[in-house]
RNA sequence: CCCUUAGAGUUUGAUCCUGGCUCAGAACGAACGCUGGCGGCGUGGAUAAGACAUGCAAGUCGAACGCUUAUUCAUCUGUAGCAAUACAGGUGAGUGGUAGUGGCGAAAGGGUGCGGAACACGUGGGUAAUUUGCCGUGAAGUCGGGAACAACUUGCCGAAAGGUGAGCUAAUACCGAAUGUGGUCUCUCGGCGGCAUCACCGAGAGUCUAAAGCUGGGGAUCGUAAGACCUGGCGCUUCAUGAUAAGCCCGCGUCCUAUCAGCUAGUUGGUGAGGUAAAAGCUCACCAAGGCUAUGACGGGUAGCUGGUCUGAGAGGAUGAUCAGCCACACUGGAACUGAGACACGGUCCAGACACCUACGGGUGGCAGCAGUCGAGAAUCAUUCACAAUGGGCGAAAGCCUGAUGGUGCGACGCCGCGUGGGGGAUGAAGGUCUUCGGAUCGUAAACCCCUGUCAUCUGUGAACAAAUGCUUCGGUUUAAUAGAUCGGAAGUUGAUAGUAGCGAAAGAGGAAGGGACGGCUAACUCUGUGCCAGCAGCCGCGGUAAUACAGAGGUCCCAAGCGUUGUUCGGAUUCACUGGGCGUAAAGGGUGCGUAGGCGGUCGGGAAAGUUUGAUGUGAAAGCUCCGGGCUCAACCUGGAAAAUGCAUUGAAAACUAUCCGACUAGAGGAUUGUAAGGGAGACUGGAAUUCUCGGUGUAGCAGUGAAAUGCGUAGAUAUCGAGAGGAACACCAGUGGCGAAGGCGAGUCUCUGGACAAUUCCUGACGCUGAGGCACGAAAGCUAGGGGAGCAAACAGGAUUAGAUACCCUGGUAGUCCUAGCCGUAAACGGUGCACGCUUGCUGUGAGCGGAUUCGACCCCGUUCGUGGCGAAGCUAACGCGUUAAGCGUGCCGCCUGGGGAGUACGGUCGCAAGAUUAAAACUCAAAGAAAUUGACGGGGGCCUGCACAAGCGGUGGAGUAUGUGGCUUAAUUCGAUGCAACGCGAAGAACCUUACCUGGCCUUGACAUGCUUGUGGUAAAACCCUGAAAGGGGGAUGACCUCGCAAGAGGAGCUUGCACAGGUGCUGCAUGGCUGUCGUCAGCUCGUGUCGUGAGAUGUUGGGUUAAGUCCCGCAACGAGCGCAACCCUCAUGUUCUGUUGCCACCCAAACGAGAGUUUGGAGCACUCCGAACAGACUGCCCCAUUUUAAUGGGGAGGAAGGUGGGGAUGACGUCAAGUCAGUAUGGCCCUUACGUCCAGGGCUGCACACGUACUACAAUGCCCGGCACAAAGGGAAGCCAAACCGCAAGGUGGAGCAAAUCUCAGAAAACCGGGCCCAGUUCAGAUUGUCGGCUGCAACUCGCCGGCAUGAAGGAGGAAUCGCUAGUAAUGGCGCAUCAGCUACGGCGCCGUGAAUACGUUCCCAGGCCUUGUACACACCGCCCGUCACAUCAUGAAAGCCGACUGUACCCGAAGUCUGUGCGCUAACCCGCAAGGGAGGUAGUGGCCGAAGGUAUGGUUGGUGAUUGGGAUGAAGUCGUAACAAGGUAGCCGUGGG
Repeated sequence: CCCUUAGAGUUUGAUCCUGGCUCAGAACGAACGCUGGCGGCGUGGAUAAGACAUGCAAGUCGAACGCUUAUUCAUCUGUAGCAAUACAGGUGAGUGGUAGUGGCGAAAGGGUGCGGAACACGUGGGUAAUUUGCCGUGAAGUCGGGAACAACUUGCCGAAAGGUGAGCUAAUACCGAAUGUGGUCUCUCGGCGGCAUCACCGAGAGUCUAAAGCUGGGGAUCGUAAGACCUGGCGCUUCAUGAUAAGCCCGCGUCCUAUCAGCUAGUUGGUGAGGUAAAAGCUCACCAAGGCUAUGACGGGUAGCUGGUCUGAGAGGAUGAUCAGCCACACUGGAACUGAGACACGGUCCAGACACCUACGGGUGGCAGCAGUCGAGAAUCAUUCACAAUGGGCGAAAGCCUGAUGGUGCGACGCCGCGUGGGGGAUGAAGGUCUUCGGAUCGUAAACCCCUGUCAUCUGUGAACAAAUGCUUCGGUUUAAUAGAUCGGAAGUUGAUAGUAGCGAAAGAGGAAGGGACGGCUAACUCUGUGCCAGCAGCCGCGGUAAUACAGAGGUCCCAAGCGUUGUUCGGAUUCACUGGGCGUAAAGGGUGCGUAGGCGGUCGGGAAAGUUUGAUGUGAAAGCUCCGGGCUCAACCUGGAAAAUGCAUUGAAAACUAUCCGACUAGAGGAUUGUAAGGGAGACUGGAAUUCUCGGUGUAGCAGUGAAAUGCGUAGAUAUCGAGAGGAACACCAGUGGCGAAGGCGAGUCUCUGGACAAUUCCUGACGCUGAGGCACGAAAGCUAGGGGAGCAAACAGGAUUAGAUACCCUGGUAGUCCUAGCCGUAAACGGUGCACGCUUGCUGUGAGCGGAUUCGACCCCGUUCGUGGCGAAGCUAACGCGUUAAGCGUGCCGCCUGGGGAGUACGGUCGCAAGAUUAAAACUCAAAGAAAUUGACGGGGGCCUGCACAAGCGGUGGAGUAUGUGGCUUAAUUCGAUGCAACGCGAAGAACCUUACCUGGCCUUGACAUGCUUGUGGUAAAACCCUGAAAGGGGGAUGACCUCGCAAGAGGAGCUUGCACAGGUGCUGCAUGGCUGUCGUCAGCUCGUGUCGUGAGAUGUUGGGUUAAGUCCCGCAACGAGCGCAACCCUCAUGUUCUGUUGCCACCCAAACGAGAGUUUGGAGCACUCCGAACAGACUGCCCCAUUUUAAUGGGGAGGAAGGUGGGGAUGACGUCAAGUCAGUAUGGCCCUUACGUCCAGGGCUGCACACGUACUACAAUGCCCGGCACAAAGGGAAGCCAAACCGCAAGGUGGAGCAAAUCUCAGAAAACCGGGCCCAGUUCAGAUUGUCGGCUGCAACUCGCCGGCAUGAAGGAGGAAUCGCUAGUAAUGGCGCAUCAGCUACGGCGCCGUGAAUACGUUCCCAGGCCUUGUACACACCGCCCGUCACAUCAUGAAAGCCGACUGUACCCGAAGUCUGUGCGCUAACCCGCAAGGGAGGUAGUGGCCGAAGGUAUGGUUGGUGAUUGGGAUGAAGUCGUAACAAGGUAGCCGUGGG
């Protein structure tokens, strides 16, 4: 300088944290689904290294060689022919071909990734321990001979493949000999260098050692010719050197697993020999006993390695397709040969498996080369063209070969580019969708108008990649040369791709758009269908009748020739944390110490330079990435340069730090001396109290035990008490968040032995230290082994209780055990849930052990200091709680441990243990959570305070009887529906005989009983007496016969009726779609907000606290200050007074009249005093006094006055909310359903049905009563289809009657209990009145089902009501009557009101119920009617064990032993060399054969691993199974940990 870091959903009622799961991104050799226009560049068998048909992939050289053959020319011979000529044969020359000898190549190129965890790969070195064909450079040479073998000819065998015998022959094939520049080996000398053996250079002596020719040209000389000879090129031989390629060795790096901890006999080393191109146990003989390993040997699993690729901010993580480097392999296993190079993909031999041919005797083959086939698979292409280019092999060259390579084809497999048109165009068309029915939207989108011509189509033209070699020719150099070679120039020749790219022209918008998504994450919304079904889903989760989540449609959003899905990798994930995490409570500190390895380590000085820092050099291949450029129209792509390559090696420098070496120091550590405190440890001895037991005494009926009991003990004398004794265990008080110890743990006293700590002194050593994987030791209780001991206690066990049960809790007993000795076990909630050590960082206050100071006679108190042990708290830390010099603060060092919950601390394996078991320690599968802390509620068989007819104290009831009424149940054709704990049940219903009525049976109607609109017809229309039928409804007929508006009239319109269509109608469903209304908690005192403050936050504060109140009422205090809805008050009514009004109310006073003996009554006038009606005011506010408490408060108690006193009584008034409370049947209303019926009308029936159960009432059971007679006092209401007076009739219900009254006037209307008098005399009665019979009355079309009332007669149950339960605190309860609504009548004994008479009791808040506030616990939040555990039963899944069974891999021992190398032999065979005239012999070689090794195979025995297995163990999961209720609250026995028993 450049580049560069994003989060979200999901645990909860909500919060914060921990923590997992999931998503958004990028990528891919991909696959699948839907869709698909063009081009460029890439890319394409990832699975079965499974098997392969067919074709091709390695040949070439005649200028190394012989033979043969085709053809051309020349020539010769023969035959035919007169001949030309034709044919055949031979020779020579030229050209071409097949096979063979020979040379080079075939070891490259190409393919694949089996194996391999290794010097295989990467990187850097070494080779003084090596080789290297062809190629380059340099030096020297290339002489003279010989013998064969293929081919060929011929015989034989074989189906074939092929084999074999005889004979001829060439060479650059083969073999001696010569020469020796050189080279090899041995020795000697000199020089130089190094790394131990030594290397290099030079000189000298000796030994051994080479070759091949082919092809051009030619002046002189020789030769008949060939040629010699000269000259050029290519070869050949030796050596040196270079280059290239290769071999070997070394440092470092390179996956998982310790549930693999020990491995190793050629193993480690030496000597000698062999062997190799070369070092080496590479091989062998002998000798020694070594070598490797916790820094992971050995074993198991997996894997080609790298440059790179993908991802990532980076560090990293994953990966190793295409391209490039290396390795390994070539059907499987083994082996060598040839060669410069192989132990050889398209070579050989052997064995095996497989396949093919076969005449059955025997043979042949190897696509992991390019295409292609089958197979398996989700899945991967043409049996293409060309050697034109690049490269390779051969060749002197032309050239040939080349599935290397260059091209084309196929596949949207990927990347990149282009197109599917552009502009205008509003009647915002039609159509679709939605709709609030107005409209909106698709939408300038389309149509329509004007343009353009990319791509595709058609047509014309038409490339680059090509430059060479060779041939021809010109020139230069070399040369004797116009050969040849070489250099340069010119001309022509060579294209698979390809008539392709490109370019030009033509025509026409013409041929070219889909996929996914739309609840949140995540951009994008509505309708319809469906109804926990069908389905969706990445996570959370949608769907049970109004689904933006399913399916379809319209619309929208995102990408686009693609879009989605699936799979995989990285990311997000700081979720393995080096960068960059944690461990008190979330997962996580080892039970504790000692200590090995290791890691880390005080101060000063010096040396060297390993680490470190820095410079230089070499290397870090190319490609790729990045940057700057360039070329294809751009891009992808290709290409030049730079940078980078963070690395390794060599070398120079520096010396701070670390390590190292040397020297020194004392602050760390240790020692010494003097003291101190202590339940530190071990052993021995001793002690008293208590329990139990034994003996003896006293003594008598109980003791013991519990919630209550019982079992148990006791008259055979217990318990109690006194005395004596035995025995074991534990050690009261002291005793203390006091002491000691590493932890576990340690408590009577004394003695002995022994460990540690602390203080003071500052004398000694001189870093001796810290931590500590493994290891060793200690380690509560329980448990185990052996032997003792055994008082108490006490698993198991027995009995008694409790209980539905009670294998428990409680009780009575009671054995192991608890105790001791010796040994094992090795675990605990072994906890401070907090590893050890050191340093640093404000304080206050206790306490234990020392020391010092001051003071004192001496102490105590006090001050200072060190160590230990507590409390509270600063900063800081923490998610919070909390921690806080004893850190959970700030730092350092070391160790241990964690990585979602469950499965599981389990299985298997190992180690330990006598056993129990301990320790180490998984996976499959399953869930989307599990969890920590804190918050608000709710709840508790938690606590505190308070209230309420909640209990208590009282009065009266219900539950028993009869009846009424409602409900359930039963019944029924129907018994319509709703209401169901409180808060349904005399409720909806303030009136079911018909109606009501919604139900049932039967009979009718279909635009309808009712509304609106359109439409058809209509004046004899609407209406309609009346007639027929019928149970009625309905159906059929029908004399008569209209109305309104306009208009002169005709007529038109309306109304009505009628036809048809829209629609009406529904007490059909959903109160869990709703509105409204209501109940309930509850007339309880609560419920909230604004601002501020506190807290990361949910939230808190306020609203809590101290008092007080009926009250969140008020006061005080307070980080709160205020406010709102509730409380209270305001409203109505009752109680007192004043004023006003005065009829229909009143009548005291006054007047008059009538009646009367009178008292007096009645009526009228007058009047408004009183009562009363109505209206307006007044009054009550703790205002006054006293007292008490307290904070000078609020408030409470008492008193006065007053009609009323502390909210005066009553009413109306019901906060935020709860109960998906009730109501779709009051009405309204969304949606769904019915439409000649689920609508409507009618008749009859039902709602009244009766074995029974419950609720609510009435009447009673009697004497405080009943009956008869007399007699007194109300309030509040109603009245016109009404109330009904007087009078009369009837025993009565009632009837007749008709006055008055739309009411302070008249009427219902007699109030009753009470009071007075009389009767009854305790009984089923003179109580009670049910039931039944009969006679009547009333209402009403109609009292049978099914009304009420009256008279007479009848006279049931019932004698005060079990368990249980209800109401009420004063004008209340209780009791007495009166009125009203509904209503024709009535089931009213119900409901709502009114007045009369008129009590008792409340100590008090322990308990029951309900509620309020505070606090506490919580695993609850659908909130305890919560949550939740385990067995059993059923289904599914994965897994362990298991007698065994079946494979795979592998170890060890032995047997057999192919091919082949090596070695021995080689009497058979044998051309080259030697001897020899020859025969023959020799040297050498070789067939054969012996031996070592040796693949496959076999036998035996182990190991590892996989599959399967009757049965069996636990585990997980699964809307409504069984049994209990273990945990969460004190969870009803606090819970939990370890261990043993059941």